[in-house]
RNA sequence: UUCCCCUACUGGCAAACUUGUCCGAAAGGCAAGGGCGCAAAGCCACGGGCCUAAAGCAUGAAUUCAUGCGAUGGCAGCCGGGCUGCCGAA
Repeated sequence: UUCCCCUACUGGCAAACUUGUCCGAAAGGCAAGGGCGCAAAGCCACGGGCCUAAAGCAUGAAUUCAUGCGAUGGCAGCCGGGCUGCCGAA
RNA backbone atom coordinates (compact mmCIF):
# COMPACT_ATOMS: atom_id res chain seq x y z
C1' U A 1 0.00 0.00 0.00
C1' U A 2 -3.80 -3.58 -1.26
C1' C A 3 -7.27 -7.31 0.20
C1' C A 4 -10.42 -7.90 4.20
C1' C A 5 -12.59 -14.48 0.89
C1' C A 6 -11.11 -17.63 5.34
C1' U A 7 -9.99 -17.19 10.92
C1' A A 8 -11.49 -14.50 16.66
C1' C A 9 -6.79 -16.19 21.41
C1' U A 10 -6.59 -11.26 24.13
C1' G A 11 -10.50 -8.05 23.28
C1' G A 12 -15.05 -5.17 20.86
C1' C A 13 -20.42 -4.39 19.82
C1' A A 14 -25.26 -5.96 21.81
C1' A A 15 -31.51 -8.30 19.41
C1' A A 16 -35.78 -9.80 22.13
C1' C A 17 -37.01 -8.96 27.02
C1' U A 18 -36.75 -6.34 32.09
C1' U A 19 -36.13 -1.76 34.99
C1' G A 20 -36.05 3.94 34.94
C1' U A 21 -39.49 8.80 39.24
C1' C A 22 -34.47 10.12 32.06
C1' C A 23 -35.57 12.83 26.91
C1' G A 24 -39.67 12.82 23.22
C1' A A 25 -46.46 14.17 20.90
C1' A A 26 -45.18 9.48 18.97
C1' A A 27 -41.86 6.48 16.46
C1' G A 28 -37.58 6.32 18.75
C1' G A 29 -33.43 7.47 21.88
C1' C A 30 -30.51 7.31 26.54
C1' A A 31 -28.80 4.58 31.21
C1' A A 32 -28.51 -0.19 33.86
C1' G A 33 -29.37 -5.43 33.42
C1' G A 34 -29.61 -9.18 29.50
C1' G A 35 -27.35 -11.82 25.10
C1' C A 36 -30.17 -13.29 19.83
C1' G A 37 -26.63 -12.48 16.96
C1' C A 38 -22.44 -9.35 14.41
C1' A A 39 -15.84 -9.06 10.98
C1' A A 40 -17.56 -3.31 10.11
C1' A A 41 -23.80 -4.70 14.44
C1' G A 42 -17.82 1.57 13.48
C1' C A 43 -19.57 6.48 11.20
C1' C A 44 -22.94 9.23 7.28
C1' A A 45 -30.32 9.33 6.16
C1' C A 46 -27.32 10.13 -0.24
C1' G A 47 -31.10 6.38 -3.23
C1' G A 48 -34.90 2.77 -2.18
C1' G A 49 -37.68 0.79 1.95
C1' C A 50 -39.95 0.86 6.77
C1' C A 51 -41.92 3.36 11.52
C1' U A 52 -44.27 7.57 13.76
C1' A A 53 -47.65 11.83 12.77
C1' A A 54 -46.13 16.98 16.21
C1' A A 55 -46.70 21.76 13.64
C1' G A 56 -49.77 22.80 9.64
C1' C A 57 -53.87 21.84 6.21
C1' A A 58 -58.71 19.68 5.09
C1' U A 59 -63.36 17.59 6.52
C1' G A 60 -67.23 16.52 10.15
C1' A A 61 -70.59 21.44 13.25
C1' A A 62 -66.87 20.42 16.67
C1' U A 63 -64.06 26.18 20.43
C1' U A 64 -60.37 21.81 23.91
C1' C A 65 -63.19 16.42 20.01
C1' A A 66 -62.86 12.85 15.81
C1' U A 67 -61.05 11.36 10.99
C1' G A 68 -57.77 11.99 6.79
C1' C A 69 -53.40 14.19 4.65
C1' G A 70 -48.84 15.68 6.38
C1' A A 71 -41.33 14.70 7.97
C1' U A 72 -38.97 19.32 8.93
C1' G A 73 -39.00 13.45 13.51
C1' G A 74 -36.80 8.49 13.41
C1' C A 75 -34.64 3.20 11.88
C1' A A 76 -27.20 2.51 9.97
C1' G A 77 -29.11 -4.75 13.56
C1' C A 78 -33.80 -3.84 5.98
C1' C A 79 -31.06 -3.30 1.03
C1' G A 80 -27.74 -0.34 -1.89
C1' G A 81 -24.06 3.68 -1.76
C1' G A 82 -20.11 6.82 0.64
C1' C A 83 -16.10 7.43 4.59
C1' U A 84 -12.90 5.04 8.13
C1' G A 85 -10.85 0.53 10.05
C1' C A 86 -8.77 -4.34 14.09
C1' C A 87 -6.75 -9.49 13.89
C1' G A 88 -5.09 -11.83 9.69
C1' A A 89 -3.21 -12.39 4.49
C1' A A 90 -0.33 -10.59 0.24
A computed fold for a 90-nucleotide RNA from Tumebacillus sp., annotated as c-di-GMP-I riboswitch aptamer. Taxonomically the source falls in Tumebacillus (Bacteria, Bacillati, Bacilli, Alicyclobacillaceae). Its mean pLDDT, the model's own confidence on a scale to 100, is 82.